A computed fold for an 84-nucleotide RNA from a Clostridiales bacterium, annotated as c-di-GMP-I riboswitch aptamer. Model confidence (mean pLDDT): 83 of 100. The RNAcentral record of the sequence draws on Ribocentre. The source organism's lineage runs through Bacteria, Bacillati, Bacillota, Clostridia and Eubacteriales.

RNA sequence: ACCCGACAAUGGCAAACUUAUCGAAAGGUAAGGACGCAAAACUAAAGGGCCUUCUGUAGAUGCAGGUGGUAGCCAGUUAUCGAA
Repeated sequence: ACCCGACAAUGGCAAACUUAUCGAAAGGUAAGGACGCAAAACUAAAGGGCCUUCUGUAGAUGCAGGUGGUAGCCAGUUAUCGAA
C1' cells in the first nucleotide's frame, strides 16, 4: 500500500410510510420517519441490468429504435477509522 471489516472510536447517510410540491409516468425535491448502509459519498456523456413512456413490428405481455428515470441492482472513481 492492497485486501479485509469488531457488539471498537469519532462522525455520517436514511428504506417503507405520511404531508407538501414538481412531473404524462417512472421518479425527483423538502420536512417528518428509520428498514437498513463501511462507501447508502460522486458519476446516468464508458458499459450492462431494471423502471417509464412514444413509435415501428409482432399478436403469448416479445423484439428494435427513441424519451425520461434509477448510483439503496451491478459497475467505475475517490475517501474516514483500525481489532482479528